Transfer RNA from an archaeon, 73 nucleotides, folded computationally. The prediction has a mean pLDDT of 82. Rfam family: tRNA. About the family: Transfer RNA (tRNA) molecules are approximately 80 nucleotides in length. Gene Ontology term of the family: triplet codon-amino acid adaptor activity.
[in-house]
């Protein structure tokens, strides 16, 4: 100091310009048990790193600027 990549509930993740941002997992309540696990129904929690542009509409695309990864120097 240059090149590529990633950033989305607590965790891991789908999304590729249009209806209320998807599922696990964890947590919560209920129900099943003598209780626990298991299993079964429900909740609750994110506006997408930030900040600006395009657009009738942006998580997506385009500029920057933050942190993580790998390369080159």
């Nucleotide at each position: 100091g240059g090149g590529c990549u990633c950033g989305u509930g607590g965790u891991c993740u789908a999304g590729u310009g249009g209806u209320u941002a998807u599922g696990a997992c964890a947590u919560c309540u209920c129900c099943u048990u003598u209780a626990c696990a298991c299993g079964g129904a429900g909740g609750g929690a994110g506006u997408c790193g930030c900040a600006g542009g395009u657009u009738c509409g942006a998580a997506u695309c385009c500029u920057g600027c933050c942190g993580g990864g790998c390369c080159c120097a």